[in-house]
Small-subunit ribosomal RNA, central domain from an uncultured organism, 351 nucleotides, folded computationally. The coordinates come from a structure-prediction model, not an experiment, and the mean pLDDT is 86. The RNAcentral record of the full RNA draws on ENA, Greengenes and SILVA.
Context: one part of a larger RNA
RNA sequence: UUGGGCGUAAAGCGUCUGUAGGUGGUUUUUUAAGUCUACUGUUAAAUAUUAAGGCUUAACCUUAAAAAAGCGGUAUGAAACUAAAAAACUUGAGUUUAGUAGAGGUAGAGGGAAUUCUCGGUGUAGUGGUGAAAUGCGUAGAGGUCGGGAAGAACACCGGUAGCGAAAGCGCUCUACUGGGCUAAAACUGACACUCAGAGACGAAAGCUAAAGUAGCGAAUGGGAUUAGAUACCCCAGUAGUCUUAGCUGUAAACGAUGGGUACUAGAUGUUGCGCGUAUCGAUCCGUGCAGUAUCGUAGCUAACGCGUUAAGUACCCCGCCUGGGAAGUAUGCUCGCAAGAGUGAAACUC
Numbered sequence: 001u002u003g004g005g006c007g008u009a010a011a012g013c014g015u016c017u018g019u020a021g022g023u024g025g026u027u028u029u030u031u032a033a034g035u036c037u038a039c040u041g042u043u044a045a046a047u048a049u050u051a052a053g054g055c056u057u058a059a060c061c062u063u064a065a066a067a068a069a070g071c072g073g074u075a076u077g078a079a080a081c082u083a084a085a086a087a088a089c090u091u092g093a094g095u096u097u098a099g100u101a102g103a104g105g106u107a108g109a110g111g112g113a114a115u116u117c118u119c120g121g122u123g124u125a126g127u128g129g130u131g132a133a134a135u136g137c138g139u140a141g142a143g144g145u146c147g148g149g150a151a152g153a154a155c156a157c158c159g160g161u162a163g164c165g166a167a168a169g170c171g172c173u174c175u176a177c178u179g180g181g182c183u184a185a186a187a188c189u190g191a192c193a194c195u196c197a198g199a200g201a202c203g204a205a206a207g208c209u210a211a212a213g214u215a216g217c218g219a220a221u222g223g224g225a226u227u228a229g230a231u232a233c234c235c236c237a238g239u240a241g242u243c244u245u246a247g248c249u250g251u252a253a254a255c256g257a258u259g260g261g262u263a264c265u266a267g268a269u270g271u272u273g274c275g276c277g278u279a280u281c282g283a284u285c286c287g288u289g290c291a292g293u294a295u296c297g298u299a300g301c302u303a304a305c306g307c308g309u310u311a312a313g314u315a316c317c318c319c320g321c322c323u324g325g326g327a328a329g330u331a332u333g334c335u336c337g338c339a340a341g342a343g344u345g346a347a348a349c350u351c
Base pairs, nucleotide, nucleotide: 003323004322005321006320007305008304012319014202015201016200017199021195022194023193025089026088027087028086029085030084031083033082034081035078036077037075038074039073040072041071042070043069049065050064051063052062053061054060092192093189094188095187096186097184098183099182100181104178105177106176107175108174109173110172111155115151116150117149118148119147120146121145122144126137127136163170164169207248208247209246210245211244216242217241221237222236223235224234259318260317261316262315263314264313267296268295269294270293271292272291273290274289275288276287277286279284300307301306324351325350326349333344334343335342336341
């Protein structure tokens, strides 16, 4: 390389947009580039194959013949498929219309519970914490309790194998702006599609830069315990951080450890959204279509576990990735970054 693979053994880029490229619906006509056909050139000799012959035979040697396939040339030819050109179609895709569900996004405004601090009243000796204690707080009046005020952060119940989003993720209420989905029925465009190297955008937490903020929690750090020791687990404090704004970083067990698209292939039980039919005064019940979501399960698949119309089944198209363990996601070079580091990414050697 080929082959074989990628849920858990090595292997699906964190996710999306999209260029080149690859692949691509139905019908008709034409062309003949691919394709097929015909003729032809070449593919040295030896070897190999077949048929004869020569050494006593064989190995060996000699002579003759033939084939396949590749590449090239010519054109009397074929037109199914691919391709190209022209014309048309509506099922794929999209647009319009009418609805509809939603923690989808951004900005602004408002709210109550709790916590801490603070002021005042009341009130007196403890409080707090633990396995047990101690450090801590408290007669300068704590803790408890009642009332006033301030601040920041998070939004109980509802809440749900419920919903939305490409993923990361999204949850108090209201308003403004805004993205996407789904359903229904027609109308319109007429293949406009799928995937996507490079590229671009988004991307939890932690971390970095500048400014603002800091209630609670809390790396580091200090103290108290525990212990042989205790740079820990437990306790008392507590800085960065956590929050906001503007940038950077670009990584996670970024997981369904399962790339995207299309088609086909038993059922059963829930549940979410929209629609239809039947019954009903009605809520609603039953049946059913499309789009999600969850559990079980047939065939099939799988090393097994399990997956099973949301496939890990049956097929096709495109991309990414893997090739024994360690050395190693290291070294080196390059690119990016303020840095931390990230991306790309070996070998010697060793088993």